Record summary:
Small-subunit ribosomal RNA, 3' major domain from an uncultured bacterium, 471 nucleotides, folded computationally.
Context: one part of a larger RNA
RNA sequence: UGACGGGGGCCCGCACAAGCGGUGGAGCAUGUGGUUUAAUUCGAAGCAACGCGAAGAACCUUACCAGGGCUUGACAUUUACCUGCAGACUACUGGAAACAGAGUUUUUCUUUCGAGACAGGUAAACAGGUGGUGCAUGGUUGUCGUCAGCUCGUGUCGUGAGAUGUUGGGUUAAGUCCCGCAACGAGCGCAACCCCUGUUCUUAGUUGCCAUCACGUCAAGGUGGGCACUCUAAGGAGACUGCCGGUGACAAACCGGAGGAAGGUGGGGACGACGUCAAAUCCUCAUGCCCCUUAUGUCCUGGGCUACACACGUGCUACAAUGGUCUGUACAACGGGUUGCGAGAGGGUGACCUUAAGCUAAUCCCCUAAAACAGGUCUCAGUUCGGAUUGUAGGCUGCAACUCGCCUACAUGAAGUCGGAAUCGCUAGUAAUCGCGGAUCAGCAUGUCGCGGUGAAUACGUUCCCGGGCC
Numbered sequence: 001u002g003a004c005g006g007g008g009g010c011c012c013g014c015a016c017a018a019g020c021g022g023u024g025g026a027g028c029a030u031g032u033g034g035u036u037u038a039a040u041u042c043g044a045a046g047c048a049a050c051g052c053g054a055a056g057a058a059c060c061u062u063a064c065c066a067g068g069g070c071u072u073g074a075c076a077u078u079u080a081c082c083u084g085c086a087g088a089c090u091a092c093u094g095g096a097a098a099c100a101g102a103g104u105u106u107u108u109c110u111u112u113c114g115a116g117a118c119a120g121g122u123a124a125a126c127a128g129g130u131g132g133u134g135c136a137u138g139g140u141u142g143u144c145g146u147c148a149g150c151u152c153g154u155g156u157c158g159u160g161a162g163a164u165g166u167u168g169g170g171u172u173a174a175g176u177c178c179c180g181c182a183a184c185g186a187g188c189g190c191a192a193c194c195c196c197u198g199u200u201c202u203u204a205g206u207u208g209c210c211a212u213c214a215c216g217u218c219a220a221g222g223u224g225g226g227c228a229c230u231c232u233a234a235g236g237a238g239a240c241u242g243c244c245g246g247u248g249a250c251a252a253a254c255c256g257g258a259g260g261a262a263g264g265u266g267g268g269g270a271c272g273a274c275g276u277c278a279a280a281u282c283c284u285c286a287u288g289c290c291c292c293u294u295a296u297g298u299c300c301u302g303g304g305c306u307a308c309a310c311a312c313g314u315g316c317u318a319c320a321a322u323g324g325u326c327u328g329u330a331c332a333a334c335g336g337g338u339u340g341c342g343a344g345a346g347g348g349u350g351a352c353c354u355u356a357a358g359c360u361a362a363u364c365c366c367c368u369a370a371a372a373c374a375g376g377u378c379u380c381a382g383u384u385c386g387g388a389u390u391g392u393a394g395g396c397u398g399c400a401a402c403u404c405g406c407c408u409a410c411a412u413g414a415a416g417u418c419g420g421a422a423u424c425g426c427u428a429g430u431a432a433u434c435g436c437g438g439a440u441c442a443g444c445a446u447g448u449c450g451c452g453g454u455g456a457a458u459a460c461g462u463u464c465c466c467g468g469g470c471c
Base pairs, nucleotide, nucleotide: 008471009470010469011468012467013466015462016461019426020425021424022423023422026317027316028315029314030313031312032311033310034308035307042053043052064303065302066301067300068299069298070297073126077125078124079123080122081121082120083119084118087105088104089103090102093098107116108115109114128292129291131290132289133288137286138285139281140280141279142277144275149188150187151186152185153184154183155164156163157162168179169178170177194269195268196267197266199237200236201235202234203233204232205231208227209226210225213224214223215222240263243257244256245255246254247253319419323378324377325376326375327374328373335366336365337364340359341358344355345354346353347352385416390411391410392409393408394407395406396405432454433453434452435451436450437449438448
C1' cells in the first nucleotide's frame, strides 16, 4: 500500500422481509456423472460446467470403432521427362470406395515441327493432421458488474515505501453535483449523443384506409370515387427540475403541486473503465514449439455418438370442477415464402393425397390464434382426471426410417390425489397464464430467439443471511 476480521460507522441490490408461482416426490424429454462397450469422438466443472459448444448425430455431418482400399496423396504451388485430351454414357466384378479392359462421343493456335490449357504416369521438393501444449500465444468470450470506481501531469508533504488530489459536510442511480480544503487541472469510466416504444404536427396516398356521394351484394372496400380517419415512413415539435410553494447553507438538491400524452434517468435495448480468476477456447480461425509421414494423412461400407442396476441438473405434462369434454361465436402482433408459400375444388375418420389459381409479396399464401365468452354434459371417483407404455393399421420426408425420425387412426390406459430436508424466479403491462412466428432444417423441439392476448399480489422495513461500495 493492499487483502482479510464471528472490529466499528454509513449505504445499495428480489439480498432478506412482505407476497405470487415453482423446483425437490410422479411419468416423459434433454444434458451430465457413473457403469458398460469394438467404439459409446472431443471439450465445458462452485457461483461463472450440466436443453452448454450443438441455430437441429438415420447416411452425410463425424472428429470414434470394425472391415476393405490409396501413398506426391481428397486439397495447393513448382520443376524435369513420358503419354494423351479430360470428361460423360453403356455393360462386366465388388458391400462401396474402386478395379481392369471393351464400345460410342470429344480440344485451341499452328510455319504441321511444335506451343498453350487440361488430364494421366514416373521422380522430387512438399502437401495433410478435429494429433499435444489455452501453463508458449493472437483473436474472441465468461465473471465480479452497468458495480462506481481506476488513474495521470505539475505542485506540496515525507529519509523512504508512499500520501495529498480521490478525504471532510451535504446530495445523487452515479468520483452525480454543490460547499470546504495544499492542492490545481486532466484522462478512462457515469451521464448524454444511437435504436425501439409512448403524444402530436407536416409531407406523401399504393399494394394500405373508407367518413361523405353513387353503384352493388344473402354477405364483402367488391366497383367508381376520395386521402378525412387508421396505417405506413421520412422530417420536425415535445420533458429541461423549465414554472409555483415548502425544506435546505443564500448552494447542490429533496418533497409537494400545476400544466401535460408523458415528470424528475418516462419505459426497454445497445453500450461493460483499470483490472481479477495462469477462468474458457490450439475442435471456428490464426499461430510458436513438439509429434505422425505406405500414417496420428486420406477414400469407402457398416456400426457408434441414441447403450442402462444407478446419481444429479434443466424442462414439459399432470395429479383436476377457477376443471375435463361437446357445440356455437369474437378479438392479435412479430415474422417467413420461387429447389418456396400454396388459396379454391375433390377424396380420406385422420395424418395426408390429387388437381391447381395467385404471389419475387402493405397486393397472393402460411393464417380458422388460443385462453376468453354463451349453452349442454360430467358430480368428486384413480373418474369422461391423467396420459406413460404396448399392439395393429396407415401417412410424410428421404437412395435408405431395423439399430435410430416425426405424425395419424383404433385399441391399451402405468405412475401420479400437490410433493421431506432444502432450494429458485419475480416489484408492473412485471409474475402467472394463453397461443403465434422465426433461425437451424430434406425430415426431425417439451430447447432456443422473438411476438402479441388476458393480467395479479406485496414491499412495515434494513435486525438477520448472501454479494457489493465508501470511511

The prediction has a mean pLDDT of 85.